Bacterial large signal recognition particle RNA from a Bacillota bacterium, 266 nucleotides, folded computationally.
Taxonomically the source falls in Bacillota (Bacteria, Bacillati).
The coordinates come from a structure-prediction model, not an experiment, and the mean pLDDT is 76.
Rfam family: Bacterial large signal recognition particle RNA. From the family's description: The signal recognition particle (SRP) is a universally conserved ribonucleoprotein involved in the co-translational targeting of proteins to membranes.

[in-house]
RNA sequence: CCGUGCUAGACGGGGAGGUAGCGGUGCCCUGAACCCGCAAUCCGCUAGAGCGGGGUUUAAUUCCUGCCCCCGGUCUCGCAGCUUUCAGGGUCAGCACCGGGCAAGUAGUGUUGAAGGCCCGGUCCCGUGCGGCGCAAACUCAUGAACCCCGUCAGAUCCGGGAGGAAGCAGCGGUAAAUGAGAGCUUGCGGGUGCCACGGGGCCGCCGGGUUGGAGCCAACUGUCCGGCAGGCGCCUGGGGGCGGGGAACAAAGGCAGGUGCACGG
Numbered sequence: 001c002c003g004u005g006c007u008a009g010a011c012g013g014g015g016a017g018g019u020a021g022c023g024g025u026g027c028c029c030u031g032a033a034c035c036c037g038c039a040a041u042c043c044g045c046u047a048g049a050g051c052g053g054g055g056u057u058u059a060a061u062u063c064c065u066g067c068c069c070c071c072g073g074u075c076u077c078g079c080a081g082c083u084u085u086c087a088g089g090g091u092c093a094g095c096a097c098c099g100g101g102c103a104a105g106u107a108g109u110g111u112u113g114a115a116g117g118c119c120c121g122g123u124c125c126c127g128u129g130c131g132g133c134g135c136a137a138a139c140u141c142a143u144g145a146a147c148c149c150c151g152u153c154a155g156a157u158c159c160g161g162g163a164g165g166a167a168g169c170a171g172c173g174g175u176a177a178a179u180g181a182g183a184g185c186u187u188g189c190g191g192g193u194g195c196c197a198c199g200g201g202g203c204c205g206c207c208g209g210g211u212u213g214g215a216g217c218c219a220a221c222u223g224u225c226c227g228g229c230a231g232g233c234g235c236c237u238g239g240g241g242g243c244g245g246g247g248a249a250c251a252a253a254g255g256c257a258g259g260u261g262c263a264c265g266g
Stems, first nucleotide, its partner, number of pairs: 001266006009057003012030004020046005034054005063259006072250001074248004079244001081243009094233002097228006104222003108217002116212008124201006130194002133190005139182005149174004157166003
């Protein structure tokens, strides 16, 4: 140096959490990597290491050590950053909201005549007439009394010698009070009655019209000024979360360098 057979080792690792500490189950990262059983009010250990059982491979591309690189998560910060949330504060200088002034702009309006002035009418009040509506009366019709309403009164009754006469129930006809209905007319009364008429009063404002006048008017929006409200936002103070930035300890995969046993034979 080569061959054969073994053995240590390897057959995934890491972060946070959890734990006295460690490994594992669960979460996350890496990325491809034997099998079965166990585990969160948990399982197993105190060790070079999940525990128990089985399997594969082998002294190197695969194992071990160191360095580089960095996926990833963790911790930290007197962080002039961004964002979000909570609590507190203060109220005028902002936003928003309310009231008022001005009139540069926009819109509207105006020589088919603005503002302003004057006049008339309406809007307001009182009364009257007429109309309408409602109520009542009157009027018309219908119904309407066992007897104590009327007429006619069968039968029956009474008076009379007779002729004749009388009272009169039922029925029939009618009527009173009353009840019901009624188109219109008449009378009286009433009103939350009227595009109606007349008389009187009132007339600040507003509305309509006329006349005068001869160029502005208006203030919706923008602008600007003044005053106010509330604490919604902005603002101030403090706390928390996220992103970003600085720092620290870990660190998968990957890269580089080094190291690694026993026996037999040639």